[in-house]
């Protein structure tokens, strides 16, 4: 330097134009002699970062940051 992929709750990941969910985890509260295990509830992301399109963007589209695999 080219070219592809990934960035979304503290962690792993859905999700593919209509107001962002699940697993664990984090706290409470229920069970228990206690602990784990269970159960019932809560809190936590405006989607790496700017700009466009669009009534409406995590999603389409252009620059940019960082990781990662490929060529040179």
């Nucleotide at each position: 330097g080219c070219g592809g992929g990934c960035g979304u709750g503290g962690u792993u990941c859905a999700g593919c134009g209509g107001c962002a969910g699940a697993a664990c985890g984090u706290c409470u509260c229920c069970u228990u002699g206690c602990c784990a295990a269970g159960g019932a509830g809560a809190a936590g992301a405006u989607c790496g970062g700017g700009g466009g399109u669009u009534c409406g963007a995590a999603u389409c589209c252009c620059c940019u940051c960082g990781c990662c695999c490929g060529c040179u």
This is a predicted structure of a 72-nucleotide RNA (transfer RNA) from an Anaerolineales bacterium. Taxonomically the source falls in Anaerolineales (Bacteria, Bacillati, Chloroflexota, Anaerolineae). The sequence is in RNAcentral, with records from ENA. The coordinates come from a structure-prediction model, not an experiment, and the mean pLDDT is 83. Its Rfam family is "tRNA". From the family's description: Transfer RNA (tRNA) molecules are approximately 80 nucleotides in length. Rfam classes the family as a transfer RNA.